The RNA shown here (SAM riboswitch aptamer (S box leader)) has 110 nucleotides and comes from a soil metagenome.

RNA sequence: CUCAUCGAGACCGGCUGAGGGAAUGGGCCCUUCGACGCCGGGGCAACCACCGGGCGAGCCGGUACGGUGCCAACUCCUGCGGCUCUUCUAUAUACCGGCCGGCAGAUGAG
Numbered sequence: 001c002u003c004a005u006c007g008a009g010a011c012c013g014g015c016u017g018a019g020g021g022a023a024u025g026g027g028c029c030c031u032u033c034g035a036c037g038c039c040g041g042g043g044c045a046a047c048c049a050c051c052g053g054g055c056g057a058g059c060c061g062g063u064a065c066g067g068u069g070c071c072a073a074c075u076c077c078u079g080c081g082g083c084u085c086u087u088c089u090a091u092a093u094a095c096c097g098g099c100c101g102g103c104a105g106a107u108g109a110g
Base pairs, nucleotide, nucleotide: 001110002109003108004107005106006105011041012040013039014038015037019030020029021028024079025078026077027076042071043070044069047067048066049063050062051061052060053059075104080101081100082099083098084097
């Protein structure tokens, strides 16, 4: 850089000791009843891998020894653009909510 996926799933012990949830603004949350991190064990999942089906595929089903990954909250939510329900209102806009896309990011494969 390209492609795919990102609403599901999965916790114990030891060490450490104050911040942490990627970055930045806002919100919200976790945390001295020990978070985050590191180590060990356990687990989840099925991207790679392997097996079968299929003319074949970016298809379907299966396995979990191996390479990764993951085990609070949708990528915790939001910021940018578009569309839009209800209420209020003479109408429209705005706010809130919903949906789609974008940006940023994570993981895998190349």
The sequence is in RNAcentral, with records from MGnify. Rfam family: SAM riboswitch aptamer (S box leader). Rfam's curators write: The SAM riboswitch is found upstream of a number of genes which code for proteins involved in methionine or cysteine biosynthesis in Gram-positive bacteria.